About this RNA:
This is a predicted structure of a 476-nucleotide part of an RNA (small-subunit ribosomal RNA, 3' major domain) from an uncultured bacterium. RNAcentral holds the full RNA, with entries from Greengenes.
[in-house]
Context: one part of a larger RNA
RNA sequence: UGACGGGGGCCCGCACAAGCGGAGGAACAUGUGGUUUAAUUCGAUGAUACGCGAGGAACCUUACCCGGGAUUGAAAUGUACCUGACGAACUGUGAGAGCAGUUUUCCAGCAAUGGCAGGUAUGUAGGUGCUGCAUGGUUGUCGUCAGCUCGUGCCGUGAGGUGUCGGCUUAAGUGCCAUAACGAGCGCAACCCUGACUGUCAGUUGCUAACAGGUAAAGCUGAGGACUCUGGCGGGACUGCCGGCGUAAGCUGUGAGGAAGGUUGGGAUGACGUCAAAUCAGCACGGCCCUUACAUCCGGGGCGACACACGUGUUACAAUGGCAGGGACAAAGGGCAGCUACCGAGUGAUCGGAUGCGAAUCUCUAAACCCUGUCUCAGUUCGGAUCGGAGUCUGCAACCCGACUCCGUGAAGCUGGAUUCGCUAGUAAUCGCGCAUCAGCCAUGGCGCGGUGAAUACGUUCCCGGGCCUUGUACA
Numbered sequence: 001u002g003a004c005g006g007g008g009g010c011c012c013g014c015a016c017a018a019g020c021g022g023a024g025g026a027a028c029a030u031g032u033g034g035u036u037u038a039a040u041u042c043g044a045u046g047a048u049a050c051g052c053g054a055g056g057a058a059c060c061u062u063a064c065c066c067g068g069g070a071u072u073g074a075a076a077u078g079u080a081c082c083u084g085a086c087g088a089a090c091u092g093u094g095a096g097a098g099c100a101g102u103u104u105u106c107c108a109g110c111a112a113u114g115g116c117a118g119g120u121a122u123g124u125a126g127g128u129g130c131u132g133c134a135u136g137g138u139u140g141u142c143g144u145c146a147g148c149u150c151g152u153g154c155c156g157u158g159a160g161g162u163g164u165c166g167g168c169u170u171a172a173g174u175g176c177c178a179u180a181a182c183g184a185g186c187g188c189a190a191c192c193c194u195g196a197c198u199g200u201c202a203g204u205u206g207c208u209a210a211c212a213g214g215u216a217a218a219g220c221u222g223a224g225g226a227c228u229c230u231g232g233c234g235g236g237a238c239u240g241c242c243g244g245c246g247u248a249a250g251c252u253g254u255g256a257g258g259a260a261g262g263u264u265g266g267g268a269u270g271a272c273g274u275c276a277a278a279u280c281a282g283c284a285c286g287g288c289c290c291u292u293a294c295a296u297c298c299g300g301g302g303c304g305a306c307a308c309a310c311g312u313g314u315u316a317c318a319a320u321g322g323c324a325g326g327g328a329c330a331a332a333g334g335g336c337a338g339c340u341a342c343c344g345a346g347u348g349a350u351c352g353g354a355u356g357c358g359a360a361u362c363u364c365u366a367a368a369c370c371c372u373g374u375c376u377c378a379g380u381u382c383g384g385a386u387c388g389g390a391g392u393c394u395g396c397a398a399c400c401c402g403a404c405u406c407c408g409u410g411a412a413g414c415u416g417g418a419u420u421c422g423c424u425a426g427u428a429a430u431c432g433c434g435c436a437u438c439a440g441c442c443a444u445g446g447c448g449c450g451g452u453g454a455a456u457a458c459g460u461u462c463c464c465g466g467g468c469c470u471u472g473u474a475c476a
Base pairs, nucleotide, nucleotide: 001476002475003473004472005471007470008469009468010467011466012465013464015460016459019423020422021421022420023419026315027314028313029312030311031310032309033308034306035305042053043052064301065300066299067298068297069296077123078122079121080120081119082118083117084116087104088103089102090101091100092099093098106115107114108113126290127289129288130287131286135284136283137279138278139277140275142273147186148185149184150183151182152181153162154161155160166177167176168175192267193266194265195264197235198234199233200232201231202230203229207224208223211222212221213220238261241255242253243252244251245250304442317416321375322374323373324372325371326370327369333364334363335362338357339356342353343352344351345350382413387408388407389406390405391404392403393402429452430451431450432449433448434447435446
């Protein structure tokens, strides 16, 4: 100087407390361990691995296993030599890859030669082989915590200290005062994006108040820019004003005004560093290793196994509910090998027609909710696992191993031990919708969008993590 303390002081955080809803019990989905296996490819492992890399494992992917091939190789390139093709069509064999064969067959130039392509030889290629403890780049975490440093000066023999300490204050090393320090940098804040209010400009594909036309109804048509909305530029919030406290910074008020009030909500933004943290399998790269194989092509299998253990989720155990009929209201996104109105067929998944739309024009579009009826506390009209049968769709192909539909079947489960997780407001809880990936889909996952919409916080003694000052230390 740090680090540590079941030392002290001050302070903060859904850290506790106060609440609400979960997990831990059940079934299933998914990831992991273990076991098994020819293979169950590899990586990630307290917090910071375990619905993680993977934003789509039937083939492909695919790296694993078995079997069958080819060896300048699937792709790239230099040199030398040879050939004239390459390609296309066809035949045989084969699971395919491949192997064997038939037909057709180059260009420029007078030529030399050149171009292009193939073959042979060689230099090389290739490697998801090893090392993340050789590395770059990127990422997680402490932590959006308020810290981490420098120049000059001063103090100390020196390591180093001071500044950065103290008082007050702040979300903040934020500021004010004081001060052997005076300044400065990286962080904080602001600048950026977005939501909430408003002005102006612009009105089509959006809108419809007034005037007409028109319909079964309808901005449907003329028309209009008022309104809604769209989207470009502005305004607006600064403790600015008032009262109280304070030297000041600032704090406080059921204060005024205001759409919004004291950081207005959300996002992006992550200092010096820590964990030899993660990644050589995104990519790049040093070294080492393989080169008729550890490279490469193909068929099939596996990554989907199953006594068991754990994590994350979904659905439930019901009446604040289930079922049947009727009625209403979004936002954000997507669409041409696509989204499809409408009509018809089918109980349905879906199919057959048909038209609009490369889309503010056409289209995909809610559920919880409301009304009426029924069920009356039961393993039930709860719950839907599992299994049987019949189908639909995608795709070369659904046996291993897809999703969906219909009929039947109807398991466990009556609110879950110790323990444990999330959340402070349009939040939790709950309800549906969309997107990426994608032929299809094992999505209950991920990322977004809106609808309905709470309870509680006395307080900081205690648990956890962190910041500052101080003290002890046999630790570095």
Rfam family: Bacterial small subunit ribosomal RNA.